[in-house]
Context: one part of a larger RNA
RNA sequence: CGUAGGAUAUUUGCGAGGGUCUGACACUAGUACGAGAGGACCGUGUUGGACAGACCACUGGUUUGACGGUUGUACCGCCAGGUGCAUAGCCGUGUAGCUAAGUUUGGAAAGGAUAAGUGCUGAAAGCAUCUAAGUACGAAGCCAACCUCAAGAUAAGAUAUCCAUGAGGGUCGUUGAAGACUACGACGUAGAUAGGCUGCAGGUGUACCAUUGGAGACAAUAUUAGCCGAGCAGUACUAAUAGCCCGAAA
Numbered sequence: 001c002g003u004a005g006g007a008u009a010u011u012u013g014c015g016a017g018g019g020u021c022u023g024a025c026a027c028u029a030g031u032a033c034g035a036g037a038g039g040a041c042c043g044u045g046u047u048g049g050a051c052a053g054a055c056c057a058c059u060g061g062u063u064u065g066a067c068g069g070u071u072g073u074a075c076c077g078c079c080a081g082g083u084g085c086a087u088a089g090c091c092g093u094g095u096a097g098c099u100a101a102g103u104u105u106g107g108a109a110a111g112g113a114u115a116a117g118u119g120c121u122g123a124a125a126g127c128a129u130c131u132a133a134g135u136a137c138g139a140a141g142c143c144a145a146c147c148u149c150a151a152g153a154u155a156a157g158a159u160a161u162c163c164a165u166g167a168g169g170g171u172c173g174u175u176g177a178a179g180a181c182u183a184c185g186a187c188g189u190a191g192a193u194a195g196g197c198u199g200c201a202g203g204u205g206u207a208c209c210a211u212u213g214g215a216g217a218c219a220a221u222a223u224u225a226g227c228c229g230a231g232c233a234g235u236a237c238u239a240a241u242a243g244c245c246c247g248a249a250a
Base pairs, nucleotide, nucleotide: 001152005163006162007161008160009159010158011157015149016148017147018146021049022048023047024046025045026044027043033038051106052105053104054103055102059100060099061098062097066093067092068091069090070089071086072085073084074083075082076081111143112142117137118136119135120134168246169245170244171243172188173187174186175185176184193239194238195237196235197234198233199232200231202228203227204226210221211220212219213218
């Protein structure tokens, strides 16, 4: 821009893409078969591999500063206690998130038309013949079926509802398991959208000060303490104010 008014939802599916894999074991059955040795078809079940999708309850990984330990140095006047820098200084642990090596799901069943092949009936050719007329089966392959996209499918579809008493959209703001930007989603006081605060979960591992013991380093007690990013709730304390713009007919 189009889809002959403008919108908001919900859809149909022309068409396109994806997937389609495979092993072992057991039962049937030591049966059929075979002198024996050996050893099935058909059918059924169990469990794997690779691949693909989703997810983070579990097992782990990561978690650039959440907590703790610790070295050197500079600084906060000194002590104590801290902060900066040194690869995150080094080390230990680690929530959310992300993630695989973790968990879970998938390939199925049933259908249609067929290939090679197997037939039925059956002449040409009194017989025979699956074929010439007719007709039945038959594959991991084909078409559907399963999953995803899909009306710019210009043949531009359908349904419901709303709208000049302005539907609807945008700008702006608070933002997000959305994100380069944009877009998309949530919310904007008739409000839990983010921050803060409170509580909980969770992490770290028992803070400073004090008391006691010890010559001291240090240890013990108070103390499962202190501190704490993302998680879960609650709560208008803070910020989402007010407004403006676009917007539809024969």
Description:
This is a predicted structure of a 250-nucleotide part of an RNA (large-subunit ribosomal RNA, domain VI) from a Bacteroidia bacterium. RNAcentral holds the full RNA, with entries from ENA. Its mean pLDDT, the model's own confidence on a scale to 100, is 86. Its Rfam family is "Bacterial large subunit ribosomal RNA". Lineage of the source: Bacteria > Pseudomonadati > Bacteroidota > Bacteroidia.